[in-house]
RNA sequence: CUUCCGCAUCUAGAGUUGGGUCGACGCCCACGCCAACCUGCCCGCCCGGGCAAGGUGGAUCGCGAAAGCGGAUGUGGCUCCGAGUGAGCAACCAAGCGGGACGCG
Numbered sequence: 001c002u003u004c005c006g007c008a009u010c011u012a013g014a015g016u017u018g019g020g021u022c023g024a025c026g027c028c029c030a031c032g033c034c035a036a037c038c039u040g041c042c043c044g045c046c047c048g049g050g051c052a053a054g055g056u057g058g059a060u061c062g063c064g065a066a067a068g069c070g071g072a073u074g075u076g077g078c079u080c081c082g083a084g085u086g087a088g089c090a091a092c093c094a095a096g097c098g099g100g101a102c103g104c105g
Base pairs, nucleotide, nucleotide: 006075007074008073009072010071015031017030018029019028020027021026033058034057037055038054039053040051041050042049045100046099047098048097061070062069063068077089078088079087080086081084
């Protein structure tokens, strides 16, 4: 890096923008927007909740009467070397909370 398995989601949400291209559908670029899946932060730990900061993704999923089947996305990023159970780097001006465990008195 690719593939497979597992898990989660596909309810809701989000462009009357600028440019390029195309006969059209559409595609590409820029900017904006939506969304807590991963990382990070909000509390040293756990659960819940929150924050679009870093990494993705999205902006009508398809078929089916249903069960379901298929499909899609996520399961952090970067650098270095002696290449490993290695070392290191960045992550907001946002949020700045509830409960519990542990510890102390």
A computed fold for a 105-nucleotide RNA, annotated as SAM-I/IV (S-adenosyl methionine) riboswitch aptamer. Its Rfam family is "SAM-I/IV (S-adenosyl methionine) riboswitch aptamer". On this family, see Weinberg et al., RNA 2008: "The aptamer core of SAM-IV riboswitches mimics the ligand-binding site of SAM-I riboswitches".